[in-house]
RNA sequence: CGAACGCUGGCGGCGUGCCUAACACAUGCAAGUCGAGCGGGAACGGGGUCUUCGGACUCCUAGUAGAGCGGCGAACGGGUGAGUAACACGUGAGUAACGUACCCUAGGGUGGGGGAUAACAGUGCGAAAGCGCUGCUAAUACCGCAUGAGACCACAGCCCCUGCGGGGGCCGCGGGAAAAGGGGGCCUCUCCAUGGAAGCUCUCGCCCUGGGAUCGGCUCGCGGCCGAUUAGCUAGUUGGUGGGGUAACGGCCCACCAAGGCGACGAUCGGUAGCUGGUCUGAGAGGAUGGCCAGCCACACUGGGACUGAGACACGGCCCAGACUCCUACGGGAGGCAGCAGUGGGGAAUCUUGCGCAAUGGGCGAAAGCCUGACGCAGCAACGCCGCGUGUGUGAUGAAGGCCUUCGGGUUGUAAAGCACUGUCAAGGGGGAAGAAUUGGUGGACGGCUAACAUCCGGCUGCCGUGACGGUACCUUUGAAGGAAGCACCGGCUAACUCCGUGCCAGCAGCCGCGGCAAUACGGAGGGUGCGAGCGUUGCUCGGAAUCAUUGGGCGUAAAGCGCGUGUAGGCGGGAGGGCAAGUCGGGUGUGAAAGCCCCUGGCUCAACCAGGGAAUGGCGCUCGAAACUGCCUUUCUUGAGUACCGGAGGGGUUGGCGGAAUUCUCGGUGUAGGGGUGAAAUCCGUAGAUAUCGGGAGGAACACCGAUGGCGAAGGCGGCCAACUGGACGAGUACUGACGCUGAGACGCGAAAGCGUGGGGAGCAAACAGGAUUAGAUACCCUGGUAGUCCACGCUGUAAACGAUGUUCACUAGGUGCUGCGGGUAUCGACUCCUGCGGUGCCGUAGCUAACGCGAUAAGUGAACCGCCUGGGGAGUACGGCCGCAAGGUUAAAACUCAAAGGAAUUGACGGGGGCCCGCACAAGCGGUGGAGUAUGUGGUUCAAUUCGACGCAACGCGAAGAACCUUACCUGGGUUUGACAUCUGGGGAACCCUGUGGAAACACGGGGGUGCCCUUCGGGGAGCCCCAAGACAGGUGCUGCAUGGCUGUCGUCAGCUCGUGUCGUGAGAUGUUGGGUUAAGUCCCGCAACGAGCGCAACCCUUGCCCCUAGUUGCCAACGGGUCAUGCCGGGGACUCUAGGGGGACCGCCGGUGUUAAACCGGAGGAAGGUGGGGAUGACGUCAAGUCCUCAUGGCCCUUACGCCCAGGGCUACACACGUACUACAAUGGUCGGUACAGAGGGUCGCGAACCCGCGAGGGGGAGCCAAUCUCAAAAAGCCGGUCCCAGUUCGGAUAGGAGUCUGCAACUCGACUCCUUGAAGUCGGAAUCGCUAGUAAUCGCGGAUCAGCAUGCCGCGGUGAAUACGUUCCCGGGCCUUGUACACACCGCCCGUCACACCAUGGAAGCCUACUGCUCCAGAAGUCGGUGAGCUAACCCGCAAGGGACGCAGCCGCCUAAGGAGUGGUCGGUGACUGGGGUGA
Repeated sequence: CGAACGCUGGCGGCGUGCCUAACACAUGCAAGUCGAGCGGGAACGGGGUCUUCGGACUCCUAGUAGAGCGGCGAACGGGUGAGUAACACGUGAGUAACGUACCCUAGGGUGGGGGAUAACAGUGCGAAAGCGCUGCUAAUACCGCAUGAGACCACAGCCCCUGCGGGGGCCGCGGGAAAAGGGGGCCUCUCCAUGGAAGCUCUCGCCCUGGGAUCGGCUCGCGGCCGAUUAGCUAGUUGGUGGGGUAACGGCCCACCAAGGCGACGAUCGGUAGCUGGUCUGAGAGGAUGGCCAGCCACACUGGGACUGAGACACGGCCCAGACUCCUACGGGAGGCAGCAGUGGGGAAUCUUGCGCAAUGGGCGAAAGCCUGACGCAGCAACGCCGCGUGUGUGAUGAAGGCCUUCGGGUUGUAAAGCACUGUCAAGGGGGAAGAAUUGGUGGACGGCUAACAUCCGGCUGCCGUGACGGUACCUUUGAAGGAAGCACCGGCUAACUCCGUGCCAGCAGCCGCGGCAAUACGGAGGGUGCGAGCGUUGCUCGGAAUCAUUGGGCGUAAAGCGCGUGUAGGCGGGAGGGCAAGUCGGGUGUGAAAGCCCCUGGCUCAACCAGGGAAUGGCGCUCGAAACUGCCUUUCUUGAGUACCGGAGGGGUUGGCGGAAUUCUCGGUGUAGGGGUGAAAUCCGUAGAUAUCGGGAGGAACACCGAUGGCGAAGGCGGCCAACUGGACGAGUACUGACGCUGAGACGCGAAAGCGUGGGGAGCAAACAGGAUUAGAUACCCUGGUAGUCCACGCUGUAAACGAUGUUCACUAGGUGCUGCGGGUAUCGACUCCUGCGGUGCCGUAGCUAACGCGAUAAGUGAACCGCCUGGGGAGUACGGCCGCAAGGUUAAAACUCAAAGGAAUUGACGGGGGCCCGCACAAGCGGUGGAGUAUGUGGUUCAAUUCGACGCAACGCGAAGAACCUUACCUGGGUUUGACAUCUGGGGAACCCUGUGGAAACACGGGGGUGCCCUUCGGGGAGCCCCAAGACAGGUGCUGCAUGGCUGUCGUCAGCUCGUGUCGUGAGAUGUUGGGUUAAGUCCCGCAACGAGCGCAACCCUUGCCCCUAGUUGCCAACGGGUCAUGCCGGGGACUCUAGGGGGACCGCCGGUGUUAAACCGGAGGAAGGUGGGGAUGACGUCAAGUCCUCAUGGCCCUUACGCCCAGGGCUACACACGUACUACAAUGGUCGGUACAGAGGGUCGCGAACCCGCGAGGGGGAGCCAAUCUCAAAAAGCCGGUCCCAGUUCGGAUAGGAGUCUGCAACUCGACUCCUUGAAGUCGGAAUCGCUAGUAAUCGCGGAUCAGCAUGCCGCGGUGAAUACGUUCCCGGGCCUUGUACACACCGCCCGUCACACCAUGGAAGCCUACUGCUCCAGAAGUCGGUGAGCUAACCCGCAAGGGACGCAGCCGCCUAAGGAGUGGUCGGUGACUGGGGUGA
């Protein structure tokens, strides 16, 4: 908002209600009225008389109904918005170019005749609609005649006005043209004479004329849509003369003449549209709109036409054509709701076939009155606006119920109930308006007319009568809280939050976006928020949007400056004087309808609504005035602009000529095997003599050095030298012109390269092409060749990152410093230098501007003028159309569709096969391994009843496991159990506990026996702990989610970083500090610095180890002394030493020299056990990886509850075609083996370590001393050293595998332990690609111990022994730090992202054609009708005539012009469709 849809719905008032099919319409109604214009005039029914009962006559009905002639109306009112881009509308003018019925006013008149015709009657035709013929008749119907002040026409005269075209008035003469009567009353005059007639009078009409009012016709200025991918349009076209026509001007129409008219200020064409007052929105300017109401217009089934009339080309009239519908007897007829209701249809959608003329208004009438779907009312619809109600007060144990909960409670909530009130609305009863004023009727007095106190007219006044709505509004009364609340929303925007369900499903969504197991976003619920008889949704409009910017935007990089110039129209334009008054400004005046908006006041109880008054109204017209500014005219000026003269600079342009260097080719000489080319090569050239080199010649193209950060040109662009011709700019100063200027839509010209045409030329270079390489490929990059082309002439093309991505012109606004051209000054003999002016060209920079970057007198600053251009990305600079082009193509330039962005500048990161600096066993240099073998172990995979689970690049894989035979154990099978193996609470019983039987694999089930304690006590009992029984709260879960979490951990990384406060800078993100110069292992330190400080990290403080000292000496030690032994610190003793373990010292670049900013620091040296952090450890910043762990623990949520809990037995985690990781042992002689012999450290030990001794080949057994440990023990250390042997062999290497026999642990070694002995002796001879560790007591190698543990280690954690090699160096690989740079990355390069192809869908271009609609031109044909002609047929009124008849007028008919529909042909435009085809968009 004229709305629609969904859910809901109590009352009233006032409004509003087919936006679509101007689609089709059944039925009823919507325009009639007048008997006082006229002629005529029923019936039904009833009464009466008569009757042959068939009926006849008469009266009433009734001068009624119905029809006709005539008048007025029907052109208003009512509807609709199709058409119309137009003088249609709005506004303001004009009409001296016009009309106007009814109405008002003024003047004059209304005399006397005539002939018809409907109705009606008769008759005929037709189904009907209807029609014909004959006859009668009236008028306010029709027609002559008379009269005519005035009007009209012609001619003449005078006066006035004028816009000079003309207009008005007066007057004279001539011409032709009028009329109608109706009604009431009266008797003064005349006649008949009760009373009438003529007449008089009143009244309504009629005719002529002037004026008015009203309403119209026509004309003009201005104003209001879109498209230029419509640029030219026009033949009655433009004008003239003459005529016709009209109420009237006019090319409106016609004949003739002329050739005009319109258009970039947008003609023509196409699309769309009724216009306005107003309405909605907006601060306004604007934008959108035109429903209701009001004004205008247009239309009335479609198209055409006229008639009548004052008025029509006529919604409810006529004619014709067409389509459609209906009737029909098939011959013909009828119809037009875009009037009110109503129907069908269309549609998302729009009402009753109502009442009444009571009011208002209209038509007719003298009036009563009639008619009136205008109108007044009622009905339907929450469609809108406005008002009212659905109750008010009180009421806390904060009831119940619901929902949530941290289980305490919270919330719903004073809400309810309860108690006390009120009575609007609705319902019932009673009362009950206003709207009514009249006209009219009747009574009265008065005024007018008159002969009249008749009548009539006029106003005044009393009374009577008139209401559709409607017994409505309103008032009162009765009962009664009784009958009356919903809808949307609750993630942000945006006001309102929780639970459950669901699990990227179902769904939501205006935008951003929600949903993948805790969703305030889906669905439900509780609660809340908002509005409320409504609430939401959808659609449309304006706003926000300064997002078309007049107010009020932009164009260096975001979209946007035409590639450049010359210049037309246009726009804009210097100083002074005078004039004019168009713009401008002021005053007055007219208009700006009403309604609406606004203000005031008033009426409905308020409001909505309505009424009265006012204000306002941009605009337009007229008029008076002003003259600053703009404009116009005129006079003048020189500063803008220009001209002449002088001067120099310059790759400015055009033409001709000349020159040398170089390349190539060619001829000749010298000369010999190569040359050339590349990252490396090859193709290629060369013994037919290349390359190289010397000389001669030919030809084409380009001009090294100068050369520039330089010059010239409008731009493109211009480079050897000389000449000719020629353009422009600049400097200096005099003269002259006198605004001559700036810009510039179109237009015209110029315009790199490539390309095209014709002809020439062709050395070098070189698209295409060929070959060689490179490569996975290489239609490329590299190489060898090579054609167009590059060059010249002429002609086209007209583009570019044609860029300063910056249009042209003018003015103004700090400086500094270069280069270039010309000039002035100072100084000087002169040059240089110095100061300064103008022009050009760079850099830096102030103010200012800018989103920032940046610009900054060469502006992107401040202003002025003009032009061009932009308006989200993609589609697309594309399609179609036009123009240009030989073509290639250029130019102008969309839409559908699609996206929620595309983009600019800057910031922080991250990244780079960017740069700089610097680290790290990162590479390199070395040593030893892994990858091959066998075995061990972990993992994947597979298998299985189960092979429990987790860990997955580095940073999972000898990891959680520092010990899986049972247990562990979480898995599987089977057996059992349900308050539970474990915790707390309640009741009952019993102390606990111990022994034992049966079944069973055990768990478990069912029994038997023994046995009482502690604390309190009122002696009944009670209590604590423990056990049993029972019930229920609950337990329990290694069930899920590590992406809900805490904690802990890994990793980057022991890397040197990560931050904060204040200040400063920046619009901001942010920067600065932390960057820079040095230095360091280090953000370590120093210096500098808009920063100054600080924190977490680094370092140090801690532990250990290396040296020394002090203290203390047992279990350790033993130098000296003494004793003893075969021997041994064995003993006495000793503290010296080693050692032990407590304390302390020591190392700090402290000292010296050098380097360095005199700094920090670095290098070297001395001393020292140790030297620049001495070695090792502990220590891990802000953070990253949704890294790991719910199976350590804790924990939210979810799930299980006679099981996903618990117990038990057995099995499994130990499987095995395979694959990988990590290890062990090896492959041997630097070794194996045998014998002999030496030296550790750190640890462990009472459920333990276990000595000596004895047995066994051995594992081990027996034994048991000693030891709670510097005491005893495990315990032997091993490699090593000495000696023997093996002799290169699958071996005396290697030990897997296997057979047998054993030992030990353990309830138990089958699945599935370790060890011993005998025998067996596998693969393996040093390991492909690849890959790991290590920089010193390190690697390598050797053994020892420990944790776990009954037993079980090649693993892990420690310990010592022996003990190397190498590092030139930082290019490269990997990781990292700092600075810098680029970025289209920011889940951050494992990023982002491009194109083809394939598939699906969508819209679109082309296309042989096919189809619809609209339209131009040419032509055919031509209804009705006007007009013209004719009119031999017909013809009452007038004329002539005695008449017959004739004439005049007129009609039919016919002819002609025009013309609608129709037809033919040929074009154009829009659209639809089209096999096929082109690109485009979207999709995980």
Molecule: small-subunit ribosomal RNA
Organism: uncultured bacterium